[in-house]
This is a predicted structure of a 116-nucleotide RNA (SAM riboswitch aptamer (S box leader)) from Alkalibacillus haloalkaliphilus C5. Its Rfam family is "SAM riboswitch aptamer (S box leader)". Its Rfam clan is "SAM clan". The coordinates come from a structure-prediction model, not an experiment, and the mean pLDDT is 82.
């Protein structure tokens, strides 16, 4: 970096350095000098893989369910902040169409696991 699969309305922040950006992209809307990004320290959360333990089945392997933050990662403003493409329904208008609202699906993105 590519592909596949699963999940994405749960949860969880203080201090120090730093000094103007950040929320992937575009639009909107937000956060931010009452201090952004980034880095460091400590803390926390519990999604995925591993491990350990318990229960059920079972000779066992294994399978299923649950617990533990031990380990590899991840995460700690706002639903992935909202929308983006398509469709359905309702309403509106300046009606070959457009807009608004709600919903559904996709796309894109993020994380994990596996494969190349």
């Nucleotide at each position: 970096u590519u592909c596949u699969u699963a999940u994405c309305u749960c949860g969880a922040g203080a201090g120090g350095u730093g000094g103007a950006g950040g929320g992937a992209c575009u639009g909107g809307c937000c956060c931010u000098u009452u201090g952004a990004a980034a880095c460091c320290u400590c803390g926390g959360c519990a999604g995925c893989g591993g491990g350990u333990c318990u229960g059920u089945u079972a000779u066992g392997c294994g399978a299923c369910a649950g617990a533990c933050a031990c380990u590899g990662u991840g995460c700690c403003a706002a639903c992935u902040c909202c929308a983006g493409c398509a469709a359905a329904u309702a309403c509106u208008u300046g009606u070959g169409a457009a807009g608004u609202a709600u919903u559904u699906g996709a796309a894109a993105g993020a994380u994990a696991a596996g494969a190349g």